[in-house]
Source information:
The prediction has a mean pLDDT of 85. Predicted 3D model of a 241-nucleotide part of an RNA (large-subunit ribosomal RNA, domain VI) from Parcubacteria group bacterium GW2011_GWA2_47_8.
Context: one part of a larger RNA
RNA sequence: CGCCGAUACUUGAGAAGACUCGUCCCUAGUCGAGAGGACCGGGAUGAACAGACCUCUGGUGUACCUGCUGUCGUGCCAACGGCAUCGCAGGGUAGCUAUGUCUGGUAGGGAUAAGCGCUGAAAGCAUCUAAGCACGAAACCCGCUUCAAGAUUAGGUAUCACAGACCCCUGGGAGACUACCAGGUUGAUAGGGUGCAGGUGUACGCGCAGUAAUGCGUUUAGCCGAGCACUACUAAUGGUC
Numbered sequence: 001c002g003c004c005g006a007u008a009c010u011u012g013a014g015a016a017g018a019c020u021c022g023u024c025c026c027u028a029g030u031c032g033a034g035a036g037g038a039c040c041g042g043g044a045u046g047a048a049c050a051g052a053c054c055u056c057u058g059g060u061g062u063a064c065c066u067g068c069u070g071u072c073g074u075g076c077c078a079a080c081g082g083c084a085u086c087g088c089a090g091g092g093u094a095g096c097u098a099u100g101u102c103u104g105g106u107a108g109g110g111a112u113a114a115g116c117g118c119u120g121a122a123a124g125c126a127u128c129u130a131a132g133c134a135c136g137a138a139a140c141c142c143g144c145u146u147c148a149a150g151a152u153u154a155g156g157u158a159u160c161a162c163a164g165a166c167c168c169c170u171g172g173g174a175g176a177c178u179a180c181c182a183g184g185u186u187g188a189u190a191g192g193g194u195g196c197a198g199g200u201g202u203a204c205g206c207g208c209a210g211u212a213a214u215g216c217g218u219u220u221a222g223c224c225g226a227g228c229a230c231u232a233c234u235a236a237u238g239g240u241c
Base pairs, nucleotide, nucleotide: 001150005160006159007158008157009156010155014147015146016145017144020047021046022045023044024043025042026041031036049104050103051102052101053100057098058097059096060095064091065090066089067088068087069084070083071082072081073080074079108142109141110140115135117133118132164241165240166239167238168184169183170182171181172180189235190234191233192231193230194229195228196227198224199223200222205218206217207216208215209214
């Protein structure tokens, strides 16, 4: 830009993906001189591959917690802060992750290949074939997953014709930008506050014991990023078609 316009939901022409392979048990020691050891059917358990996810096991987690060293600073003590690879070390929420967890390949149908057949003439016989009919593979077409009306043959359904859209703003499950999505006071969108979960691991101060280092009590304390709820305190003003 096209498809009359707008919003929501869709059909599927067409396209892409997937399609894998073991081991063990039962059937059943049926068969076979023996050695050996099944088809068919049923069950269990794996490998690699693929997709999704973070409950578990772990990793990361440079604005979370704790411990420790050197030095400088807050006048000093104590308590803290800066720097030293995040100063070093021990843990670790959310998110992201695999080595972790879950799921998948199926079944079924159609038409067939090699092949196996029925009926059956040409050719009084025979013959799966010439007419006709029935089977038969991980391959083919459906079936499973995804995209898909620029499928210019541009489809369909519902509603609307002040319907709807955009700029702007608050943001993230989205994201390079854009787009997408959740919201904009008729409001829980983000921040803040409160509670909870969760992480660290028992704060400062004071008291007691000890010469002191330190220990004990107050105290499962104190502090806390992203998590879950609640709450308009702050910011979502306003404008255009």
Description
Rfam family: Bacterial large subunit ribosomal RNA.